This is a predicted structure of a 73-nucleotide RNA (transfer RNA) from an archaeon. It matches the Rfam family "tRNA". Rfam classes the family as a transfer RNA. The RNAcentral record of the sequence draws on ENA.
[in-house]
RNA sequence: GGGCUUGUAGAUCAGCUGGCAGAUUGCUGCGUUCGCAUCGCAGAGGCCGCGGGUUCGAAUCCCGCCGAGUCCA
Numbered sequence: 001g002g003g004c005u006u007g008u009a010g011a012u013c014a015g016c017u018g019g020c021a022g023a024u025u026g027c028u029g030c031g032u033u034c035g036c037a038u039c040g041c042a043g044a045g046g047c048c049g050c051g052g053g054u055u056c057g058a059a060u061c062c063c064g065c066c067g068a069g070u071c072c073a
Stems, first nucleotide, its partner, number of pairs: 001072007010025004019056001027043005049065005
């Protein structure tokens, strides 16, 4: 330098045949307990890596850039 994969909640990842942003775990509160753990219920936490384009509508499609992994030279 070129090919491919990848970037979404604190963490690990779904969602990517365009149409309400989710799960598990963690965190907070409440219930349960003499208390803790377990368990149950509720809640907070995201402008979906950045910028532009297409579209009525983009996490999703297209282009550029940045970061990570892998292969080739």